The part of an RNA shown here (small-subunit ribosomal RNA, 5' domain) has 508 nucleotides and comes from an uncultured bacterium.

Context: one part of a larger RNA
RNA sequence: GGACGAACGCUGGCGGCGUGCCUAACACAUGCAAGUCGAACGAACGGCGAGAAGCUUGCUUUUCAAAGUUAGUGGCGGACGGGUGAGUAACGCGUGAGUAACCUGCCUAUCAGAGGGGGAUAACGUUUGGAAACGAACGCUAAUACCGCAUGAUACCACAGUAUCGCAUGAUACACUGGUCAAAGGAGCAAUCCGCUGAUAGAUGGACUCGCGUCUGAUUAGAUAGUUGGUGAGGUAACGGCUCACCAAGUCGAUGAUCAGUAGCCGGACUGAGAGGUUGAACGGCCACAUUGGGACUGAGACACGGCCCAGACUCCUACGGGAGGCAGCAGUGAGGGAUAUUGCACAAUGGGCGAAAGCCUGAUGCAGCAACGCCGCGUGAGGGAUGACGGUUUUCGGAUUGUAAACCUCUGUCUUCAGUGACGAAUCAAUGACGGUAACUGAGGAGGAAGCCACGGCUAACUACGUGCCAGCAGCCGCGGUAAUACGUAGGUGGCGAGCGUUGUCC
Numbered sequence: 001g002g003a004c005g006a007a008c009g010c011u012g013g014c015g016g017c018g019u020g021c022c023u024a025a026c027a028c029a030u031g032c033a034a035g036u037c038g039a040a041c042g043a044a045c046g047g048c049g050a051g052a053a054g055c056u057u058g059c060u061u062u063u064c065a066a067a068g069u070u071a072g073u074g075g076c077g078g079a080c081g082g083g084u085g086a087g088u089a090a091c092g093c094g095u096g097a098g099u100a101a102c103c104u105g106c107c108u109a110u111c112a113g114a115g116g117g118g119g120a121u122a123a124c125g126u127u128u129g130g131a132a133a134c135g136a137a138c139g140c141u142a143a144u145a146c147c148g149c150a151u152g153a154u155a156c157c158a159c160a161g162u163a164u165c166g167c168a169u170g171a172u173a174c175a176c177u178g179g180u181c182a183a184a185g186g187a188g189c190a191a192u193c194c195g196c197u198g199a200u201a202g203a204u205g206g207a208c209u210c211g212c213g214u215c216u217g218a219u220u221a222g223a224u225a226g227u228u229g230g231u232g233a234g235g236u237a238a239c240g241g242c243u244c245a246c247c248a249a250g251u252c253g254a255u256g257a258u259c260a261g262u263a264g265c266c267g268g269a270c271u272g273a274g275a276g277g278u279u280g281a282a283c284g285g286c287c288a289c290a291u292u293g294g295g296a297c298u299g300a301g302a303c304a305c306g307g308c309c310c311a312g313a314c315u316c317c318u319a320c321g322g323g324a325g326g327c328a329g330c331a332g333u334g335a336g337g338g339a340u341a342u343u344g345c346a347c348a349a350u351g352g353g354c355g356a357a358a359g360c361c362u363g364a365u366g367c368a369g370c371a372a373c374g375c376c377g378c379g380u381g382a383g384g385g386a387u388g389a390c391g392g393u394u395u396u397c398g399g400a401u402u403g404u405a406a407a408c409c410u411c412u413g414u415c416u417u418c419a420g421u422g423a424c425g426a427a428u429c430a431a432u433g434a435c436g437g438u439a440a441c442u443g444a445g446g447a448g449g450a451a452g453c454c455a456c457g458g459c460u461a462a463c464u465a466c467g468u469g470c471c472a473g474c475a476g477c478c479g480c481g482g483u484a485a486u487a488c489g490u491a492g493g494u495g496g497c498g499a500g501c502g503u504u505g506u507c508c
Base pairs, nucleotide, nucleotide: 001508002507003506004505006504007503008502009501010500013378014377015376016375017374018373019371020370021336026334027333028332030331031330032329035076036075037074040073041072043070044069045068049064050063051062052061053060054059055058083289084288085287092214093213094212095211096210097209098208099207102206103205107202108201109200110199111198112197113196115149117147118146124139125138126137127136128135129134155180156179157178158177161174162173163172164171165170185194186193187192215261216260217259222252223251224250227249228248229247230246231245232244233243234242264286265285266284267283268279269278270277271276291312292311293310294309295308314325315324316323317322342368344367345366346365350364351362352361353360354359381411382410383409384408391402392401393400394399415449417444418443419442420441421440425435452497453496454495455494456493457478458477459476463492464491465490466489467488473480474479
């Protein structure tokens, strides 16, 4: 000198764009943050309207039935999006390869198919337990829920075979025989559309393996028993001590194993002429975690933040028998701290989930609020104006300086205030805007409403007076102050930067 997610002191006019718990991965009141589909299903409610009956002729009863609503069964989604960085020195990450050892819902393309049956169960009803949470028994019912049968191959399995190729196990193609396995309907007058089943290929997403790179300590030198390898088996989507039985005794290490400490990694960011050093806030990619520890279930995908089970700690309810909870989602509260914001508006846009659609949901997102926290821009007036006014300061008492500064004259209207008009963002034939009556434009008013902070001995731009008297104090270093202090305090003046200026902290 530069930089900052900064803080503190003094000061503070406006706008645009960003950024905002770095500390306690501490505890959380309250609200919201993941639903959706009635065009899968039974049922309940509903009741425009239509019909019938009774009569009091405008009401009552009853039957049918459209729209609509929905607890339950069922489907898809809750594995995305959002948060945090505790753990992790590791194939975690980065980069480059490999899988002849793998999976992939929705989506795209192609081929083939959907025949015929069955038994349940929630809802519901009855009875009943419990303070509650939540159940229990019996009875009834539907489906795109569940289960057999049929058909079936380019799928899978078994038996042998031929050809080509390769990277060791092998891969691909062809033809033969045998065996195994499937399906669901819905909407519509219909056409058709949306679905369903099997297979192949693609795309997307993931899984695994390997080369290289990835902090400090030797005042950590030996470490290791599923440990290292083999055979066999189990398990997995898949290879593998991943797991198990048996066998062998290996494996790693001074090119730093093991242990200990610290730490999420990267694209990047800051600095620097560069080499390098430091760093990983915001934005993007990957990883890990979701009160602590463990476990699996469902599913294409989780060992699952707002799912389940168990254990621990904590909080709450209780009729003491038993139950409920998890903000490292968005706001917000307490605590900690030098320190970090609103319990806001909207789904209008972009995107996501579901749905045939209308649409619903979306604290993602878009916006608004707060904060000079940062960067950038603008303003606080412009021109003229000497008797060099008054006042202040100083003085050698002549003056000098503040100083064209002010007053005064002539203007301007950026910002501001008020009033009027009033968007783009909306994709469309039309309708649809949270922001927002915002931005912008037009008119009016009036210099009116808008300047401070630090320094002035040298380094270092900028000096005098008074007070103080080694006191009070200053100080980054040298140092200053003991009676004329340009170094302390105040005043005048001057210098620097300017809605900021200084100080502190950290990095280069």